[in-house]
RNA sequence: GAGAGUUUGAUCCUGGCUCAGGAUGAACGCUAGCGACAGGCCUAACACAUGCAAGUCGAGGGGCAGCAUUUCUAGCUUGCUAGAAGAUGGCGACCGGCGCACGGGUGAGUAACGCGUAUGCAACCUACCUUAUACUGGGGGAUAGCCCAAAGAAAUUUGGAUUAAUACCGCAUAACAUAUUUGAAUCGCAUGGUUUAAAUAUUAAAACUCCGGUGGUAUAAGAUGGGCAUGCGUAGCAUUAGUUUGUUGGUGAGGUAACGGCUCACCAAGACAAUGAUGCUUAGGGGGUCUGAGAGGAUAGUCCCCCACACUGGUACUGAGACACGGACCAGACUCCUACGGGAGGCAGCAGUGAGGAAUAUUGGUCAAUGGACGAAAGUCUGAACCAGCCAUGUCGCGUGCAGGAUGACGGCCCUAUGGGUUGUAAACUGCUUUUUUUUACAGGAAUAAUUAGUCCAUGCGUGGAAAGUUGAGUGUACUGUAUGAAUAAGCACCGGCUAACUCCGUGCCAGCAGCCGCGGUAAUACGGAGGGUGCAAGCGUUGUCCGGAUUUAUUGGGUUUAAAGGGUGCGUAGGCGGUCAAUUAAGUCAGUGGUGAAAUCCUAUAGCUUAACUAUAGAACUGCCAUUGAUACUGGUUGACUUGAGUACAGACGAGGUAGGCGGAAUUUAUGGUGUAGCGGUGAAAUGCAUAGAUACCAUAAAGAACACCGAUAGCGAAGGCAGCUUACUGGACUGUAACUGACGCUGAGGCACGAAAGCAUGGGUAGCGAACAGGAUUAGAUACCCUGGUAGUCCAUGCCGUAAACGAUGCUCACUCGAUGUAUGCGAUACACUGUAUGCGUCCAAGCGAAAGCGUUAAGUGAGCCACCUGGGGAGUACGCCGGCAACGGUGAAACUCAAAGGAAUUGACGGGGGUCCGCACAAGCGGUGGAGCAUGUGGUUUAAUUCGAUGAUACGCGAGGAACCUUACCUGGGCUAGAAUGUGAGCGCUAUCCUGAUCUAAUAGACUUUUUUCGGAGCAAGUUACAAGGUGCUGCAUGGCUGUCGUCAGCUCGUGCCGUGAGGUGUCGGGUUAAGUCCCAUAACGAGCGCAACCCCUAUUGUUAGUUGCUAACAGGUCAAGCUGAGGACUCUAGCGAGACUGCCACCGUAAGGUGUGAGGAAGGUGGGGAUGACGUCAAGUCAGCACGGCCCUUACGUCCAGGGCUACACACGUGUUACAAUGGUCGGUACAGAGAGCAGCUACUUGGUGACAAGAUGCGAAUCUUUAAAAGCCGGUCUUGUUCGGAUCGAAGUCUGCAACUCGACUUCGUGAAGUUGGAUUCGCUAGUAAUCGCAUAUCAGCCAUGAUGCGGUGAAUACGUUCCCGGGCCUUGUACACACCGCCCGUCAAGCCAUGGAAGCUGGGGGUACCUGAAGUCCGUAACCGCAAGGAUCGGCCUAGGGUAAAACUGGUAACUGGGGCUAAGUCGUAACAAGGUAGCCGUAG
Repeated sequence: GAGAGUUUGAUCCUGGCUCAGGAUGAACGCUAGCGACAGGCCUAACACAUGCAAGUCGAGGGGCAGCAUUUCUAGCUUGCUAGAAGAUGGCGACCGGCGCACGGGUGAGUAACGCGUAUGCAACCUACCUUAUACUGGGGGAUAGCCCAAAGAAAUUUGGAUUAAUACCGCAUAACAUAUUUGAAUCGCAUGGUUUAAAUAUUAAAACUCCGGUGGUAUAAGAUGGGCAUGCGUAGCAUUAGUUUGUUGGUGAGGUAACGGCUCACCAAGACAAUGAUGCUUAGGGGGUCUGAGAGGAUAGUCCCCCACACUGGUACUGAGACACGGACCAGACUCCUACGGGAGGCAGCAGUGAGGAAUAUUGGUCAAUGGACGAAAGUCUGAACCAGCCAUGUCGCGUGCAGGAUGACGGCCCUAUGGGUUGUAAACUGCUUUUUUUUACAGGAAUAAUUAGUCCAUGCGUGGAAAGUUGAGUGUACUGUAUGAAUAAGCACCGGCUAACUCCGUGCCAGCAGCCGCGGUAAUACGGAGGGUGCAAGCGUUGUCCGGAUUUAUUGGGUUUAAAGGGUGCGUAGGCGGUCAAUUAAGUCAGUGGUGAAAUCCUAUAGCUUAACUAUAGAACUGCCAUUGAUACUGGUUGACUUGAGUACAGACGAGGUAGGCGGAAUUUAUGGUGUAGCGGUGAAAUGCAUAGAUACCAUAAAGAACACCGAUAGCGAAGGCAGCUUACUGGACUGUAACUGACGCUGAGGCACGAAAGCAUGGGUAGCGAACAGGAUUAGAUACCCUGGUAGUCCAUGCCGUAAACGAUGCUCACUCGAUGUAUGCGAUACACUGUAUGCGUCCAAGCGAAAGCGUUAAGUGAGCCACCUGGGGAGUACGCCGGCAACGGUGAAACUCAAAGGAAUUGACGGGGGUCCGCACAAGCGGUGGAGCAUGUGGUUUAAUUCGAUGAUACGCGAGGAACCUUACCUGGGCUAGAAUGUGAGCGCUAUCCUGAUCUAAUAGACUUUUUUCGGAGCAAGUUACAAGGUGCUGCAUGGCUGUCGUCAGCUCGUGCCGUGAGGUGUCGGGUUAAGUCCCAUAACGAGCGCAACCCCUAUUGUUAGUUGCUAACAGGUCAAGCUGAGGACUCUAGCGAGACUGCCACCGUAAGGUGUGAGGAAGGUGGGGAUGACGUCAAGUCAGCACGGCCCUUACGUCCAGGGCUACACACGUGUUACAAUGGUCGGUACAGAGAGCAGCUACUUGGUGACAAGAUGCGAAUCUUUAAAAGCCGGUCUUGUUCGGAUCGAAGUCUGCAACUCGACUUCGUGAAGUUGGAUUCGCUAGUAAUCGCAUAUCAGCCAUGAUGCGGUGAAUACGUUCCCGGGCCUUGUACACACCGCCCGUCAAGCCAUGGAAGCUGGGGGUACCUGAAGUCCGUAACCGCAAGGAUCGGCCUAGGGUAAAACUGGUAACUGGGGCUAAGUCGUAACAAGGUAGCCGUAG
């Protein structure tokens, strides 16, 4: 020392991405009251107008232009002008001295002794300053200036004459100075140093003066500042591996202040480098600063130290000091002036300008203070410095009021809206504070100031003290007082999660947001606005950058079986690490002491500004380096010893260990001969192929090449790759035993070397079988494949390459330690056998422990030690470029741009599989009857239409909503009307008897009009009109919903509590063995129980008892009819409808532990849920329905509402579904005749009679129904008749009718007569059904005026066949397995092609850059040489030489930019082709290699 979001349906892990924090020389957006203290070109070391930034000294000098004073002269306007005088104050220019090498700026270069730190100089210098000693004598010649003249546009230059010095040059003197030689003493790590004695040689000066002094020269020492050398530390890239010729060293010389290849001559051949030389790229270094728990990481602005640079490059001069920012010379680039001949310049000083840029200030004041230069001083100079100005750039401080105040005002916003909530004590209003800050005005008003000079005192001199006085840029500033009045002062960002803070409206995958995850497709807390809220606050956000979080480079502090990651294997070099005992040393290590670690900063304490920031003082710290003294356990070095590590020896035994040779049999193919005849072969099925020229098959013989059956085994050997017939030779090895020998000889191992399957390459052989490529045949939509027939390389041998594999135990090597069980190979020991011990291997299972889990577990993935290799998100990519290797193929090494927020591991639950097991179902099979073909009916699609209203659409839509579309219905279309409305409710008032209690006409309706009838003078009440409140919508959204429904499925499942297991998702229970229709039950069991489902309870039905008998029934009795329970009567029977009984594997036998099963079992009406119904678990399909109803939201309101008429929903080339009628003799038709059940009925069912061929009509009766009616049941039975498009079939059409209804044209049903179509049993396919079922036959009902009903819902009559069985198809349940699926296989997903965008590789060529090499040329300048010219000489000039900046030429290398064309890569809702992978993915997949 804090974490969070994000991979999944969920989980654990790995792993990346992102966020919350702090910081900033910042910038941008919005906003802005004050002050203090800081900071302010990060970019173009780009170019610079203008001004200033270094001068000073007259007490060094000659002098005197300008100014002032004084004196004199002249003129006059009497205080002015002109002139003279260096006479005075002073002083331009000049000579001279000192300074200009400081201060100030910048960070280009520099990867270096540049910087930091610690040392050294016995190898050095140091002006001014301090101390000490000595000296300061005497000469000389010039030259600026001034004056004269000349050239030039100018800058400037030249000539002549004359002059001074603290300028310059000799001479004298001189040493404790320097040099040489000789000697002595002493010291040091080495070269060597120090002290001392002697001799010789050499070398100096400047004056001024107020007479006090100041200055000068030499030497020694100090101080200060520098120079040089060295140890250690101080970037990246190895896709930079070799570099170097003054290079490395030596001798000598030169040079320097000084050492040194610093330079030169000669000699030697070295020097550096994997502990990273050389090269390239980048970069000023440090104190510090930011961050961090720390270790670290990042950074180097302001302040301090060091370095480097001053337009670019080179060079030296002067000087104590420079190779010199505001000096010089040369070259170059650029700018400016010019009279074109020539000249001038250098802001990376302070301001300022332009440019660049996202971006960084005033052409300010003063030398008052601090500091610097000069001066004796006054003083002068000072863009150093001190101040001010601008900027919220930062840090710190203050304020914008405080208290009270509820009817919780108005307004805003929200809501469940007569009202409530919130803004909110907020406001209004009242009081307070009036200075603590701020505003304005006025008044007062500091500190910063100490000096110097002059005076006085003390003093030998420096100097010290005292009093008075002078000096302020900032500044009338800070501060203080007075007055004034709440007065002058709040914004920004955010509000989906992370992350504090929520609602409304708008928008509708649009506009937009976004740090990550992600929001937005009509109910957005995520966009935009508003209200409200949250957080900070004179600021707030955004962006950039750094550290943190990130233990995500892991020293502290990570990993490598499967997530990224163990090298294919061994040998071995360097390196790293290393057994026991003893001695010694003291390098590491530890302790003490000393030095250093600049200041500032950080920390602590105290103090000063009103506080704070800020500043000051003191302390601590600076974790470091060096030196020294000590300690000696451990590590290291050295020495000696030891045997346990390691090795050797001897003996034994083992094995597909390796290499070379020889031999063998089986099989295959081929050849020859024989037998023999028509096919063989091959496949899912075929074909290609072979075969009458005799195949296949069988026999015999021969040849060839390759491989070695059985033994053979989770057996053996080997380092790995790998190794298999037998045998011989040679050879490697582990192992066991003995404990004889050596004595740590060991382990690991970067580079290196060797080995290294298959494929492939080269040369030469060989070639039986197999067999890439290739050819043919199939398959297929295609089939460049899978299958088949052939077949070349190859496979084999020898020699040489290649050097890779999923080279795997996906597990590096070595050593030690840590419970056991069991098998096996080879030894040893011991035995009579058995049992058992021990070593090395090969296996299986487990304890502890480890692990994300799976799992590992003495053969570790456990616990430790040593060494090596490797990893750091996915893709791009093991690619590109470069280099190395290779004959090639290719191998090794190995990036980046760009792109994504994941990619991944293990395990879990599901789902799925052309995985497995098991079970069930009219699922198949076995049967019966249908569909699909025809006609018609009906629904749907499509088409058409003004409209053909709408919905339902695989199973689970399609005779479905609709259980009744001519009008109505009706929702659609056309046309015409109405607008508080067509309907309903409530309230109000009015009006009332014109009205209502009636109907008709003109109209389609409304409006309007007219006429007629009836009744009462009464009541009722109400309609019409008016008005108010609620309108209305079959308009949209079934993906906002309720309710209801379909389906999986009447399938047997779905869950919970507690416990237990697992880090967890989750598991267990619910699994297993049986059994069942059933998660039904039993047994077993870390589970024990429970719930919803199953079953049962309910209804109908099958048997029976009992009770009750009307409208039902009628056996007996009686009456009665043509007949009839018709009547009396009866309850027996049937029946009706209440209550009961009955069935439970209860009994028997067998099987079974049990549950349960089996049986022509018994009994029973019924037997194993008796038959049927109702009943539908958790859930699935965003299944269906807003048009049944309800309902949120949206939309319409003289219309999307509503009224009316007509039309449409009934259309018709066609396609499909469901039905119906048929195709006929098991039939049609005619006649006769028998037997139901369940329903319905008053606007109804209707007996019966009459009429009509009939539909029906006219009369009439019963019945609101166990009473009456419907009611004829039909198939059946008995007869007659009929044989092919028919006496089958009935469509279609014609005519005539009936009925319903306001109305049958579009568009009803029925009747009669006539007409008489297709159709002769229906392709692929497909549906229903397991018993009172299928099939077949009729009957009834709902809806309804009528009916398009052949539909639907019920009812009964007649009444079968078949089921071996579960292989297959379909659906489902359970268990298990695989999975890259989870929207769950209608899943996921790969590659080419096509389109757009992006970055990138190659590339003829074009064009830059830096560096090097060779040659040519070569300025300035130092150095060297120099006879002719000048000079008496010293010397100068001149000329030459060496070196070099720069320039030029040339050939290469390296590194950028660009480029026709070209390669792949990435990304992008709905493009094309296929379907490679994930399931056995439909040919298991994958790795290497070749085609």